[in-house]
């Protein structure tokens, strides 16, 4: 350097102001947030993964979203404009942002010991 085992860590953010109204952190107008691998260059909308729901459960199905322009060798990832999307279940009123399941699950990171070359 590969790399075999095992043991243990870490592993999801966000509703601040108006209004209508008995009632809304749920509508509506402003705002706000963006998990983990890849990619010729940094990505919530690109290619998969995972949370979720389903099934006949090492597996399989469902299930979300970008566009001009600009540098550039190279970017649906930087810059500049404008858009857009968000699981189930609860709630005086319809939820990305509020409770719950959940002190839980897990992509995948990482640390220590460690068979072998």
């Nucleotide at each position: 350097u590969u790399g075999u085992a095992a043991a243990c860590u870490u592993g999801g953010g966000g509703c601040g102001g108006a209004g209508c109204g008995a009632a809304a952190a749920u509508c509506u107008c402003c705002a706000c947030c963006g998990g983990c691998g890849g990619u010729g260059a940094u990505a919530g909308u690109c290619c998969g993964c995972g949370a979720g729901c389903u099934u006949u459960u090492u597996g399989g199905g469902c299930a979300g979203a970008u566009u001009c322009g600009g540098u550039g060798a190279a970017a649906u990832u930087c810059c500049g404009a404008g858009a857009c999307c968000g699981a189930c279940g609860g709630u005086u009123a319809a939820a990305g942002u509020c409770c719950g399941g959940a002190c839980g699950a897990g992509a995948a990171a990482g640390u220590u010991u460690u068979a072998a070359a």
Molecule: FMN riboswitch aptamer (RFN element)
Organism: Selenomonadales bacterium UBA7018